[in-house]
Context: one part of a larger RNA
RNA sequence: GGAUAAACGCUGGCGGCGUGCAUGAGACAUGCAAGUCGAACGAACGAGCUUGCUCGUUAGUGGCGAACGGCUGAGUAACGCGUAGGUGACCUGCCCCGAAGUGGGGGAUAACUGCCCGAAAGGGUGGCUAAUACCGCAUGUGGCGACGCUUUCAUUGGCGUCAUCAAAGCCGCGAGGCGCUUCGGGAGGGGCCUGCGUCCGAUUAGCUCGUUGGUGGGGUAAUGGCUCACCAAGGCGACGAUCGGUAGGUGGUCUGAGAGGACGAUCACCCAGACUGGGACUGAGACACGGCCCAGACUCCUACGGGAGGCAGCAGUCGGGAAUUUUGCUCAAUGGGGGAAACCCUGAAGCAGCAACGCCGCGUGCGGGAUGAAGGCCUUCGGGUUGUAAACCGCUUUUACCAGGGACGAUAAUGACGGUACCUGAUGAAUAAGUCACGGCUAACUACGUGCCAGCAGCCGCGGUAAUACGUAGGUGACUAGCGUUGUCC
Numbered sequence: 001g002g003a004u005a006a007a008c009g010c011u012g013g014c015g016g017c018g019u020g021c022a023u024g025a026g027a028c029a030u031g032c033a034a035g036u037c038g039a040a041c042g043a044a045c046g047a048g049c050u051u052g053c054u055c056g057u058u059a060g061u062g063g064c065g066a067a068c069g070g071c072u073g074a075g076u077a078a079c080g081c082g083u084a085g086g087u088g089a090c091c092u093g094c095c096c097c098g099a100a101g102u103g104g105g106g107g108a109u110a111a112c113u114g115c116c117c118g119a120a121a122g123g124g125u126g127g128c129u130a131a132u133a134c135c136g137c138a139u140g141u142g143g144c145g146a147c148g149c150u151u152u153c154a155u156u157g158g159c160g161u162c163a164u165c166a167a168a169g170c171c172g173c174g175a176g177g178c179g180c181u182u183c184g185g186g187a188g189g190g191g192c193c194u195g196c197g198u199c200c201g202a203u204u205a206g207c208u209c210g211u212u213g214g215u216g217g218g219g220u221a222a223u224g225g226c227u228c229a230c231c232a233a234g235g236c237g238a239c240g241a242u243c244g245g246u247a248g249g250u251g252g253u254c255u256g257a258g259a260g261g262a263c264g265a266u267c268a269c270c271c272a273g274a275c276u277g278g279g280a281c282u283g284a285g286a287c288a289c290g291g292c293c294c295a296g297a298c299u300c301c302u303a304c305g306g307g308a309g310g311c312a313g314c315a316g317u318c319g320g321g322a323a324u325u326u327u328g329c330u331c332a333a334u335g336g337g338g339g340a341a342a343c344c345c346u347g348a349a350g351c352a353g354c355a356a357c358g359c360c361g362c363g364u365g366c367g368g369g370a371u372g373a374a375g376g377c378c379u380u381c382g383g384g385u386u387g388u389a390a391a392c393c394g395c396u397u398u399u400a401c402c403a404g405g406g407a408c409g410a411u412a413a414u415g416a417c418g419g420u421a422c423c424u425g426a427u428g429a430a431u432a433a434g435u436c437a438c439g440g441c442u443a444a445c446u447a448c449g450u451g452c453c454a455g456c457a458g459c460c461g462c463g464g465u466a467a468u469a470c471g472u473a474g475g476u477g478a479c480u481a482g483c484g485u486u487g488u489c490c
Base pairs, nucleotide, nucleotide: 001490002489003488004487006486007485008484009483010482013362014361015360016359017358018357019355020354021320026318027317028316030315031314032313035064036063037062040061041060043058044057045056046055047054048053049052071273072272073271080198081197082196083195084194085193086192087191088153090190091189092188095186096185097184098183099182100181101180102179103137105135106134112127113126114125115124116123117122142165143164145162146161147160148159149158150157169178170177171176199245200244201243206236207235208234211233212232213231214230215229216228217227218226248270249269250268251267252263253262254261255260275296276295277294278293279292298309299308300307301306326352328351329350330349334348335346336345337344338343365395366394367393368392375386376385377384378383400427402425403424404423405422409417434479435478436477437476438475439460440459441458445474446473447472448471449470455462456461
C1' cells in the first nucleotide's frame, strides 16, 4: 500500500447492489417451516331438493411425497475431496421409447359399533364392512433357475427341455383418457473400485492378529476379512508407517509483476451431522433434521402408576461474546410435492424491515462580491491572518417536500413488492459535514496553560519554567458520509 463476514471511538443526508452469530454443534417459550389425492375405498356429517339421487366437507383404509428443498461444520488427514479412469462386480421410483398382457376367485381389517382399563398419553376385547389394501388359481410375450447342445477369453451369445414368477381398477353417454403387470432399451441419479494430488510434528521409529493372503460357508444391488470356520505367516514403515496436533474438501477469494504466500463468509459442487451414543424398520432410494426403537443427560406434565420433548429450518428468547437483524408480506414470479383438473401446500423462493457492515453513485449549491466589515487569533502595535470566506446581488433545484400521473416484471386472467421505480408540475438555498493529524519518518505552526506533574507515543523519543511532541485555542494539512484506532492476511 492492498484486503476484510470485522469490532471500537467521534460523526452521519440520500439511492442502487450486496452482506449480516466468525464465540457455546450452549439451552430454548410461542407461531409457522410437508403435504396432497373423494377421478382408489367404505363410512359419517352438512346442504339441496325431484325421496333417492346430486353437491360439499373429511376422521380412517389406500396411493404418491415426506431420502428433495432448507440449516450447520461438530467429526473426518480419509478414496473424504479434486482429477483421470474402471465396473467383464452393480442398483435405479417418477420420466421417455419399444414388445406382450390386464381372465377368474378368496379370506380379512381400520373407520363404525357394544363392553372394559387408564389422571393422561393411550390400550384391550366382541361384532359389521370396502378397495388400486392382502392372498391363491389360470395364462407366460418374457424374466429368473437347473440341465443339455453350440459359441466365447468369459459366468458371453444362441437354441431346446423342465421348474418357477404377473396384473387393478377409476373417470367418461361414448370415442377415449388415466392407470396396473412382465420384459427390453434410454435419460437422468446413485453404489463400489483404482492411478495421481491433498497441513504440522522424528523432542512420535517401529506398527499390526481379522492383522496379510488362500479355500469354503454366509451376507449385499454388487466386489471385498464385509462376516465366520479352517489353513498359511504374512502385511505396513526414513519414498516417514504408527502416534500426537490441527482441519470439512473443491471451484475459488485476497495479495503479489510473477513465482509464491494466506484464506475457504456470501454463490456453486461434493462430503458429514441433526440433544449424546447405538440399532434397525419402511421404501426405488434412509440407517432417515421436523419417522421408529433402546440407553444416557437435560426440560416439562402427572392422580406418582406413568407419560411428553429435541430450532445446526424461518422469525424470536436467554446465555456466551468486542460483535451480527423482523416473533414482517406474498405464493404475483421461479422452482418443488400431490392432483385428470380446478386447486391445495411450500419461513424454498420472491420481496419488504433493521445495520454506513462493504462497494459504487449523488448531494450538502453556482456566479459575482474589498472599505479586505465585525468577531476570533497572532503582533515588533505599524500590521498580519481567518478571507471572496461572510454579509449583499443575481442564478439554479440534483436532493427534499407537496400535488398529479404511474409501470416493466404476466400470456386472456392473476402483482406480495407498490401507488414503489419512473415522469410532470409547484415551493424554496432551501433538508444535509465531519474526522484525524500538524517534532522527524510524514503534507501541515503559532499563542497560552502545565512544569519529569498531568500526559503523549507506531519507531526514534517528548515533558524537570519560553514544549511547533502534553492540554486548550486560532491557523494549517489530509481524507470525506465518513474519519481514526485495533485485530487478521499478503
Background:
This is a predicted structure of a 490-nucleotide part of an RNA (small-subunit ribosomal RNA, 5' domain) from a metagenome. Rfam family: Bacterial small subunit ribosomal RNA.